[in-house]
RNA sequence: AAUCAUAAAAGGCAAACCGCCCGAAAGGGCGGGACGCAGAGCCAGGGGCCUAAGUGCCGCACGAGGGCAUAAGGCCGCCCAGCGGCUGAU
Numbered sequence: 001a002a003u004c005a006u007a008a009a010a011g012g013c014a015a016a017c018c019g020c021c022c023g024a025a026a027g028g029g030c031g032g033g034a035c036g037c038a039g040a041g042c043c044a045g046g047g048g049c050c051u052a053a054g055u056g057c058c059g060c061a062c063g064a065g066g067g068c069a070u071a072a073g074g075c076c077g078c079c080c081a082g083c084g085g086c087u088g089a090u
Base pairs, nucleotide, nucleotide: 002090003089004088005087012037013036017032018031019030020029021028022027035077041083042082045080046079047078048075049074050073054070055069056068057067058066
C1' cells in the first nucleotide's frame, strides 16, 4: 500500500421503551436504557419509505370541519454511489 472482516482485543455506537424539550406531523435533541451493529462514522447525490404545515383542487350558499394531490420537511439502524476511521488477518 492492496484485499478481506471467520475469530479476538482496545474501544465505539445505541433499537424498542421511559422522562424533558423542539416540531403541524414525520421526525429530531438531551438523559436513562440495550435490540442489535465491523463502519449503526460522515454525506439526502440516485432509488425507496414516512409525514403533509403551506399550496392547489374537490366539496360546501359562504365559512369552519372534511377529502385528494404535492416536499421546499424528514429517515443513511432500507439499498446504491461518494468521503474518512480503529483493530486484526493475508